Molecule: small-subunit ribosomal RNA
Organism: uncultured bacterium
RNA sequence: AGAGUUUGAUCCUGGCUCAGGACGAACGCUGGCGGCGUGCUUAACACAUGCAAGUCGAACGAUGAAGUCUCUUCGGAGAUGGAUUAGUGGCGAACGGGUGAGGAACACGUGAACAAUCUGCCCUUAACACGGGAAUAACUUCGGGAAAUCGAAGCUAAUACCCGAUAUUGAAUUUGGUACGCAUGUACUGAAUUUGAAAUGGUCCGCCGGUUAAGGAUGAGUUCGCGGCCUAUCAGCUUGUUGGUGAGGUAAUGGCUCACCAAGGCGACGACGGGUAGCCGGCCUGAGAGGGCGACCGGCCACACUGGGACUGAGAUACGGCCCAGACUCCUACGGGAGGCAGCAGUGGGGAAUAUUGCGCAAUGGACGAAAGUCUGACGCAGCAACGCCGCGUGAGGGAUGAAGGCCUUCGGGUUGUAAACCUCUUUCAAUUGGGACGAAGCGAAAGUGACGGUACCAAUACAAGAAGCACCGGCUAACUAUGUGCCAGCAGCCGCGGUAAUACAUAGGGUGCAAGCGUUGUCCGGAUUUAUUGGGCGUAAAGAGCUCGUAGGCGGUCAAUCACGUCGGAUGUGAAAACUUGGGGCUUAACCCCAAGCCUGCAUCCGAUACGGAUUAACUAGAAAGCAGUAGGGGAGAUUGGAAUUCCUGGUGUAGCGGUGGAAUGCGCAGAUAUCAGGAGGAACACCAGUGGCGAAGGCGGAUCUCUGGGCUGUAUUUGACGCUGAGGAGCGAAAGCGUGGGGAGCAAACAGGAUUAGAUACCCUGGUAGUCCACGCUGUAAACGGUGGGCGCUAGUUGUGGGGGACUUCCACGUUCUCUGCGACGUCGCUAACGCAUUAAGCGCCCCGCCUGGGGAGUACGGCCGCAAGGCUAAAACUCAGAGGAAUUGACGGGGCCCCGCACAAGCGGCGGAGCAUGCGGCUUAAUUCGAUGCAACGCGAAGAACCUUACCUAGACUUGACAUGCAAGGAAAUCUCUUAGAGAUAAGAGGUCCGCAAGGGCUUUGCACAGGUGGUGCAUGGCUGUCGUCAGCUCGUGUCGUGAGAUGUUGGGUUAAGUCCCGCAACGAGCGCAACCCCUGUUCUAUGUUGCCAGCACGUAAUGGUGGGGACUCAUAGGAGACCGCCGGGGUCAACUCGGAGGAAGGUAGGGAUGACGUCAAGUCAUCAUGCCCCUUAUGUCUAGGGCUGCACGCAUGCUACAAUGGUCGGUACAAAGGGCUGCAAUACCGCAAGGUGGAGCGAAUCCCAAAAAGCCGGCCUCAGUUCGGAUUGAGGUCUGCAACUCGACCUCAUGAAGUCGGAGUCGCUAGUAAUCGCAGAUCAGCGACGCUGCGGUGAAUACGUUCCCGGGGCUUGUACACACCGCCCGUC
Repeated sequence: AGAGUUUGAUCCUGGCUCAGGACGAACGCUGGCGGCGUGCUUAACACAUGCAAGUCGAACGAUGAAGUCUCUUCGGAGAUGGAUUAGUGGCGAACGGGUGAGGAACACGUGAACAAUCUGCCCUUAACACGGGAAUAACUUCGGGAAAUCGAAGCUAAUACCCGAUAUUGAAUUUGGUACGCAUGUACUGAAUUUGAAAUGGUCCGCCGGUUAAGGAUGAGUUCGCGGCCUAUCAGCUUGUUGGUGAGGUAAUGGCUCACCAAGGCGACGACGGGUAGCCGGCCUGAGAGGGCGACCGGCCACACUGGGACUGAGAUACGGCCCAGACUCCUACGGGAGGCAGCAGUGGGGAAUAUUGCGCAAUGGACGAAAGUCUGACGCAGCAACGCCGCGUGAGGGAUGAAGGCCUUCGGGUUGUAAACCUCUUUCAAUUGGGACGAAGCGAAAGUGACGGUACCAAUACAAGAAGCACCGGCUAACUAUGUGCCAGCAGCCGCGGUAAUACAUAGGGUGCAAGCGUUGUCCGGAUUUAUUGGGCGUAAAGAGCUCGUAGGCGGUCAAUCACGUCGGAUGUGAAAACUUGGGGCUUAACCCCAAGCCUGCAUCCGAUACGGAUUAACUAGAAAGCAGUAGGGGAGAUUGGAAUUCCUGGUGUAGCGGUGGAAUGCGCAGAUAUCAGGAGGAACACCAGUGGCGAAGGCGGAUCUCUGGGCUGUAUUUGACGCUGAGGAGCGAAAGCGUGGGGAGCAAACAGGAUUAGAUACCCUGGUAGUCCACGCUGUAAACGGUGGGCGCUAGUUGUGGGGGACUUCCACGUUCUCUGCGACGUCGCUAACGCAUUAAGCGCCCCGCCUGGGGAGUACGGCCGCAAGGCUAAAACUCAGAGGAAUUGACGGGGCCCCGCACAAGCGGCGGAGCAUGCGGCUUAAUUCGAUGCAACGCGAAGAACCUUACCUAGACUUGACAUGCAAGGAAAUCUCUUAGAGAUAAGAGGUCCGCAAGGGCUUUGCACAGGUGGUGCAUGGCUGUCGUCAGCUCGUGUCGUGAGAUGUUGGGUUAAGUCCCGCAACGAGCGCAACCCCUGUUCUAUGUUGCCAGCACGUAAUGGUGGGGACUCAUAGGAGACCGCCGGGGUCAACUCGGAGGAAGGUAGGGAUGACGUCAAGUCAUCAUGCCCCUUAUGUCUAGGGCUGCACGCAUGCUACAAUGGUCGGUACAAAGGGCUGCAAUACCGCAAGGUGGAGCGAAUCCCAAAAAGCCGGCCUCAGUUCGGAUUGAGGUCUGCAACUCGACCUCAUGAAGUCGGAGUCGCUAGUAAUCGCAGAUCAGCGACGCUGCGGUGAAUACGUUCCCGGGGCUUGUACACACCGCCCGUC
């Protein structure tokens, strides 16, 4: 000294929480010793029992023990003696001890006053003590009563009581003098009158007592100033009340009490009332200022079962006294009595909770006594309690194989850990034994006298021997792993952990912290500058009253004098002790105790100072006000008046609609509307001018004229002379709506009605329409009454516009320029601000005054009070609940916000899908199983480039258990493989036959056993890898610099341009990276080289024909390598930049056309079933083998395709032209057979050579003639072919027959911009065969359209709003 927590992140405001200290504590776990302290905070609840206040025989009478002496009849008697004791008497009992109920008060603290007082015992001084008297208790006798106790008669003493004498002094009354004082008065001193004492007592002869007076000391009483709680939702209180006169009373003042008189007294500086509380020194905390507390110790007060009262006494209205009343308890013979632990112990009760019915008067202190002494639960000690503080110990040194065990592990090791064992030492404390105090001053003639205590302390003995726990380990906050659990159990001070890999739960190992304690709970202060005096704020976070006037109060210009109230300095008194701080000292140290100093920040008095504030006095003019001269204005009130417009009425013209809306309808209209013309009525509001223009305190004010009236501004410097500012209460004004009474009512228009809209529509829209809006007089008193900014004064750069004055210059005038005052605006420097922003009209720098705020909700609500006719207004809480609520700014995302741009996004076109049948996939249903995954775009002809068996993961049934597969070890074996037979659905089992390699070690194989294998079991939300998607969209970032408190910004924005963050220009940015483009492949042109299997122009040969043959390289083609295109050239536009438009040339022109290539990232997107992999799970099974079945199941829904619905067609015949592929378990020609699928057969070819192979649409002809057809081909029947171990479930194809739906498809929806769409066929992968109409490629034929970017969808950029950030599929409100 700070930290955590609001957000995606940031700064701020602001609350909540934590780390510290403390305690008369309690609870949990644990517990060795000692010292010093502390210990009913609750029931001021009730108390059994014992003790806590007595003492004096040297005051008195009585009693009279032991002892001694004498006598004795031995029973005893007498004398002495004086122990003991009830009573009379004296002193004490008013102290000491306890408690904190009451009390908000002179109760307490502090400082004064008593000239208004008392004071036993004690001290000092002076004087005195003479003479008498009458009783009474005890006792004796008697009586009553259960008892407590009471009564009667008789006797007696005193330091008990009474009377008289004396008394200068005392007291009282009257009356003089002197001195003094703050008033009343006080002190001293005269005179006169009246009055007042005693115990010659006791005694041990030392002394102790008695009386009066004066003084001191101590203690007490009373009064006053100042100080210290909450509440105004308590604002008025008071009749002995306030004062006076007189009297009474008291020790004493006083309405303390009484009689009479007066009507006062207190209060916003908080009376009165309510609540709470003993006050203080101090204690805790805090840097301090403060805040909280008032246990122990000390001072004061109050109380003593509750309430009241007096007596005695120096002192009480009396804790262990009395009386009365009450409650409670006890005794009782029922008639009566007794009691008071808030003394010390102790008991019950209450409570989270607080001790022994101990020892002693040895010490200190107290009462009595002459004293010895007695009494003393005060006190000194001990006991109990870790309740607190302090100290000590539980061992020290060495000791590595880093033992064992535990825990973790990447299996290598690490850690516990020098820790242990083991070796060498020591013995504090505890234990045992021996010795053993101080405290003792004192008292007493002496002897003697210690509760603590055989304690402290000292010495000896033996043994490491007897002595460690608690909390925590996610962050704050020091300290981490494993297992278990699986939003369960639980944790949590705040944030928050736990839903299968939890450092946050539980346990263990390890670690951290403190330690005889450690944690938890509670309370207080701190941190919290979070009530801010020190030391906060109010434009938007909580917070400026709606505005003005003004009372009290606060604050206040210049100069001079006086005072000395504030202020400053010095001195004196006081501020108890203890405490605290410092320095010493004593217990071995410390705590603790002792001594000294400081401190006690205060109060009072005295002396001094006089700058400032204040008071008083005298002046001044700069503040303020007045005068005079001008001036602008929707400032206010009243009266009068004007035109336009709406509506209504009357009349004319005129005819079928009008009106209204997004579109309609309700409504009005043939009984004549709307429209139009003329006349009239009535009410309300004042177009243009009109303006961040004017006026006003605000609300507010707008046609014109008149009357009355407030304020401002300018100029002048004539007057007054601080007259000023603010303003709690208070008063006035105060939009709209609303209320009351009476008018008025054209338009508009809450409520209401109808029509629409809608899922509904008590709304928005429309047609009507009443209060109201208007006027007068009252009331209400609130608004986002906002500049969200209280008023006043001063100071602090400018630029510019505008309203109203004045001055100067200029000018013929109109203009113009400039200075200045005062308003209203815009921008902006310093400064301020959390930022936004404010910025001479401050939110800057200062002063003065007022109002207001203190987390969100509950709530501006309830209750109370005041106001109001009501509606309601003003004032204004709490319980409870949350950990956030909030401000400003940032980055994103979003918007049925804006701007710019792009894309087959729309539009313009072409063709489809959605309707039919079939195919394929999915859902659903079904099933023993219909294995699993994929689910908007981005799942659904997807994984699957091929499920009859296999595949296969599923089901049923049958089998195996080191296993179908791998490696290692140990022991063993002769086989393994193969052939055959039998059983079985097969796996398999049984049987028969039969053979290894190697020289050896051994290898291959196999049996048994142990380790282990195996898993398409789970988790794609534990993962790697791979992939989809936004998107081939143009974006995504970084370094340095700069700006910002910061998140961040800049760069990347802007002006152009591009397909592009492509490029150019500009610019606090300059550069760079990943993306774009290019580099790569294919196609398009050409050249060069090469020339077979390809080609054939020219030459030659040959054929029915064919590059068939010789030959050739020209051409095509193939292969390889070059060239070519770059806005390069010309012109227009452009910043003469990027670039763009047009043209030429060229095979190709502005990216030539395709492909590959996919930035940072998003979707916990997809995949554990391609593979890999953590963890979990199964292990005679969730592994493995086998047979059969299933994945093909069918009321249905969806997706993707194929074929069609026909004439641009179908069908038949003839005929032409490709490219790219594949082929030896293969492709297969010619030929022959079959209507055909195909079969027979096999030339050729591992392929630029041979084969698949026929290309089809096209072209030329014939038929069909608009129909469910010569369209369409589903479905079904029959017969076949092929593949294959096997086509039943469940293959494809062929032939014949059958001939369904379907006549172009609702809402909706998809693809495509050129060799594209559309259309036509061909090939390949997978593959025995095939469900392929799928997929991937290839070529043939070959269009239409794009005005354009308003709209739909998606994307990019800039900007704006946001209460969103899981980000609009968000957030969030109300009802049920």